[in-house]
């Protein structure tokens, strides 16, 4: 310099005018306003996926079950399916990146298409005349019909799985021997499967030796095996309650000549009830808490490979409730676009997105930018 890997950070800046929602001082003050000062969105404040702290339910422990979840080891957390560090496996020249990473010889199910045959394996084309049929030569024998030894011939049966085809995948590879032809059948290597033993907290690594190798994948299929979990969410809870509508007690005053149902008129006939004060108890709306000082942020020192921890000293950093955190002007300015005599000129104006009871996570969205550290290839000294 070119190409990459990993992490951390920032994510428009100054300023005027005009505004919103908290605190707070001071002043007017009857509820309540005024002025002044100080604060007012994020790295994800989005997904509501995991973990918790809070609150309320509901519960005598214990085991087992059913659902649900999680799954290599060791550590760190309040815990977590997160984080870190290391094993193992795949991938990359590398730095580094990915992995739902128990259990497939408990048992069940699948394995499309193709193909003979996809799980107590198969034989379609091919290989084989040693064996079983047939045949043909010759021979020996004969009761003339045959019969039979050697040798030879045919792939009909049988026997083979080597070679070829199908396929993601065909029951270990390469050689040599050995066979009618083969084929762990037999041996060497190599690979696999058990394994004394040695290292290591442990996953897991090395490995004498034995085994002709016998049981292919797939558990984010059913399953099994370990662990782990009560259920609801601040619209959770708490208080405090007008005015009006009902319940309910108690006195008072009326108690049929009145009103209402029995579909509709009419008669008869059953049933029901009104008002007024005081009083209690319970929702609806509204109010006030819960509310933000918190597993907090930030310097500095230690321990630690790290994730973290731990001591010290500093700071206070939105709390709104249909819900504030904005709105416009000006002046640089990233970036993008055009023009260029390559010095420059004009032009545009800021991704992703908006906190709701509060932490740790993960994931997903993001214009552009700075920084660290590393790889891998060129050139130069």
């Nucleotide at each position: 310099c070119c190409a990459g890997a990993g992490g951390g950070c920032c994510g428009g800046g100054c300023g005027g005018c005009c505004g919103c929602g908290g605190g707070u001082a001071c002043c007017c003050a009857u509820c309540g306003g005024g002025u002044g000062c100080g604060c007012g969105a994020g790295g994800a404040a989005a997904g509501u996926c995991c973990g918790g702290g809070c609150u309320c339910c509901a519960c005598g422990g214990a085991a087992c079950g059913a659902c649900g979840g999680u799954g290599g080891c060791g550590g760190g957390u309040a815990a977590u399916g997160c984080c870190c560090g290391c094993c193992g496996g795949g991938g990359g020249u590398g730095a580094c990146c990915c992995c739902a990473g128990g259990g497939a010889a408990a048992g069940u199910g699948c394995c499309a298409c193709a193909g003979a045959g996809a799980g107590c394996a198969g034989a379609c084309c091919g290989c084989u005349c040693g064996c079983u049929g047939c045949c043909c030569c010759g021979g020996c024998u004969u009761u003339c019909g045959g019969g039979c030894a050697a040798g030879g011939g045919u792939a009909a049966g049988g026997g083979c799985a080597a070679g070829g085809g199908u396929g993601a995948a065909a029951g270990g590879g390469u050689g040599c021997g050995g066979c009618a032809a083969g084929a762990g059948c037999g041996c060497a290597c190599c690979g696999c499967g058990c394994g004394a033993c040695c290292g290591g907290u442990a996953a897991c690594g090395g490995a004498a030796g034995c085994g002709g190798c016998a049981u292919g994948g797939u558990a984010a299929a059913c399953c099994c095996c370990a662990c782990c979990g009560g259920g609801a969410g601040c619209a959770a809870g708490a208080c405090c309650g007008a005015a009006u509508a009902g319940g309910g007690g108690c006195g008072c005053c009326a108690c049929a000549u009145g009103g209402g149902c029995c579909a509709g008129u009419u008669c008869c006939g059953g049933c029901c009830c009104g008002g007024u004060g005081c009083c209690c108890g319970g929702g609806u709306u509204g109010g006030u808490u819960g509310c933000u000082u918190g597993a907090g942020c930030g310097g500095c020192g230690g321990a630690g490979c790290g994730a973290u921890c731990c001591g010290u000293c500093g700071c206070c950093u939105a709390g709104a409730g249909g819900a504030a955190u904005g709105g416009u002007c000006g002046c640089c300015u990233a970036u993008c676009c055009c023009c260029u005599u390559c010095g420059g000129g004009g032009g545009u104006g800021g991704a992703c997105a908006g906190a709701a009871c509060c932490c740790g996570g993960c994931u997903u969205a993001c214009a552009g930018g700075c920084c660290c550290u590393c790889u891998g290839g060129c050139g130069u000294u």
Bacterial RNase P class A from Sphingomonas rustica, 381 nucleotides, folded computationally.
Of the family's consensus pairs, 96% are formed in the model.
RNAcentral records the identical sequence in 2 taxa.
The gene name in the source record is rnpB.